[in-house]
Context: one part of a larger RNA
């Protein structure tokens, strides 16, 4: 010194286990904010710190319900001092406080500071001060006031407003809008209207009641699903892109205006001296009321077998009161009563009673015993039971019948959802229905068209159909639009104003359950102080650490040793389980041996 055996050190493989992840489901929630939000800062306990939880009333106050023996959050013991069957502590409803920042908004500012007016209080002889209140911009919305410039208007000012502002995982609609890449190069194309930016909304958004498809025969608002169909198509006809009727299902709902026409209320022009004109007939007052534009309310109206005003006419038609210059008649228009219908989900909008049901605390909730082996019985053996309950979990090994639980079944004073009725409420009650006049309306700088983009399966093509720019620019049902150029006929269907639930898309978050998902170099970055430590001026990058045992019983007490640490002893089933603690693999390192050199 190499090669082997044994024992050991280091080191943390592997096994096993899981408090914490991952992925689906299904149910519930789906907005929170100037009543100060989402995030923080600082602060709060009898005793340092860090999490949690609160807010100077500060691990907490108060009601009002569960609940039933201990208790004062967690890492975490101990110590002090308290609370509790007069019911604490804990759950839950609701309310009280609720510092400073931040939309932050009384000015400011380098976020958690700093300096203020005004009211009102409280200290001081006063000043300095401390407390509650209020003071930001924009918008509607009424009033004052008010230039150039006469009326005006611009502007300014008070007042009022549960009016906006900011925040949100995805999911929406709208405005912008790429490249890598593919085409085996690239340029049209393509990726892709994708990714990102950005505005805004809601819990669902958008879309929606046919100026639509259809094709001769029908469908009848939207929206999602499956088929249609990789079809029709389009495409340097390359690489690709790629519908639509139909049909087969979820769902289920349809309504409001404009205008024409009457009334009133402002406003502007014009008219006349009693003609118009005050509903109509007879008489009789009246006195700018008249006509004409404009505008604003109410009434009227809402359709494509074309509706509706207007007028003239046939039939059918509830009662009282009131008003229409007087008197009668008729005739219109109000209002109550009785009839009739609908309603807060579009169509107008609030409440109130009573019953149902879910959520937010909980409450009940069968049925075992003995030997035996072990430190332990949930094992093994004998023998019993319960089951609408043999789904999990725990308990010193593997428990239907120990414990929590499961099945099954009870429950709410408050508060929130919600389903029914009734009270309320709104409409309607004089209009319906028919013929006749063909008089007047039926959404305008729109439809169309001309150039010049975008979108549609359509790359400009023969290019409709929808749509923005610029520019021109119609008709009112004898119209007007579609039906893939375009023109005839047929055929559908009424644009240029608005509303709408459901079916559909998401999942921050609560509740639940599953898993041929992960078990600590896995699974989320994060089972542990984790978006922490630690790095960067900054955007922003970002980690490591998990298991003694059933219990702490965590080694009293002696010995060595300054201690660290280790020998006995003593717990304990076990100490080579000793907190550097399950199990404890390899590399390396050692000690004791056996062969060879």
């Nucleotide at each position: 010194g190499g090669c082997g055996c044994a024992u050991g050190g280091u080191g943390g493989a592997u096994g096993c286990c899981u408090u914490g992840g991952c992925a689906u489901c299904a149910g519930g929630a789906g907005c929170c904010g100037a009543u100060g939000a989402a995030g923080g800062a600082c602060g709060u306990g009898g005793g340092a710190g860090c999490c949690u939880g609160c807010g100077a009333u500060a691990a907490g106050c108060c009601u009002c319900g569960g609940g039933g023996a201990g208790u004062u959050g967690g890492c975490a013991a101990c110590c002090a001092a308290g609370c509790g069957u007069u019911g604490a502590u804990c759950c839950g409803a609701g309310g009280g406080u609720g510092u400073c920042c931040g939309a932050a908004u009384g000015g400011g500012g380098g976020a958690a500071c700093c300096c203020g007016g005004c009211c009102g209080u409280c200290g001081u002889c006063a000043u300095g001060g401390g407390c509650g209140g209020u003071c930001a911009c924009c918008c509607g919305c009424a009033c004052c006031u008010g230039a150039a410039u006469g009326u005006a208007u611009a502007g300014g000012g008070u007042g009022c407003g549960u009016g906006g502002a900011g925040g949100g995982a995805a999911c929406g609609u709208g405005g912008g809008g790429a490249a890598g890449u593919g085409a085996a190069a690239c340029a049209u194309c393509u990726c892709a209207g994708u990714a990102c930016c950005c505005a805004c909304a809601g819990g669902a958004a958008g879309a929606g009641a046919a100026a639509a498809c259809a094709a001769c025969a029908g469908u009848g608002a939207u929206u999602c699903c499956g088929u249609g169909a990789g079809u029709a198509g389009u495409g340097g006809c390359g690489a690709g892109c790629g519908a639509a009727a139909g049909c087969g299902g979820a769902u289920g709902a349809g309504g409001c205006u404009a205008a024409a026409c009457c009334g009133c209320g402002c406003u502007u022009g014009u008219g006349u001296g009693a003609u118009a004109c005050c509903u109509g007939g007879u008489a009789g007052g009246g006195g700018u009321u008249g006509c004409a534009g404009g505008u604003g309310u109410g009434g009227g109206g809402u359709u494509g077998u074309g509706g509706g005003a207007g007028u003239g006419u046939g039939c059918c038609g509830g009662a009282g009161c009131c008003g229409u210059c007087u008197a009668c008649c008729a005739g219109c228009g109000g209002u109550u009563c009785g009839g009739g219908g609908a309603g807060u989900g579009a169509g107008a909008a609030a409440g109130u009673c009573g019953u149902g049901g879910u959520g937010u605390a909980g409450c009940c909730g069968a049925a075992g015993g003995g030997c035996c082996u072990g430190g332990g019985a949930u094992g093994g053996c004998c023998u019993g039971g319960c089951g609408u309950a043999g789904u999990g979990g725990g308990u010193g090994a593997g428990a239907c019948c120990c414990c929590c639980g499961u099945a099954g079944g009870c429950g709410a004073a408050a508060c929130a959802c919600u389903g029914c009725g009734g009270c309320c409420u709104c409409c309607u009650u004089g209009g319906g229905c028919g013929c006749g006049c063909c008089u007047c309306c039926c959404g305008a700088g729109u439809a169309g068209c001309a150039c010049g983009g975008g979108g549609c399966u359509c790359g400009u093509g023969g290019a409709a159909u929808c749509u923005c720019g610029u520019g021109u620019g119609a008709a009112u049902c004898u119209g007007c639009c579609a039906g893939g150029a375009c023109c005839a006929c047929c055929u559908g269907g009424u644009a240029a104003g608005c509303c709408u639930a459901a079916a559909u898309a998401c999942u921050u978050c609560c509740u639940g359950a599953u898993g041929a998902c992960c078990g600590a170099u896995a699974g989320c970055g994060g089972a542990c102080a984790a978006g922490u430590a630690c790095c960067g001026u900054g955007a922003g990058g970002g980690a490591a650490u998990g298991g003694u045992g059933a219990a702490a019983a965590g080694c009293a007490c002696c010995c060595c040793g300054g201690g660290a640490g280790g020998g006995g002893a003593g717990u304990g089933a076990a100490a080579u389980a000793g907190u550097a603690c399950c199990u404890g693999a390899a590399a390396c390192c050692a000690u004791g041996u056996g062969c060879c050199u």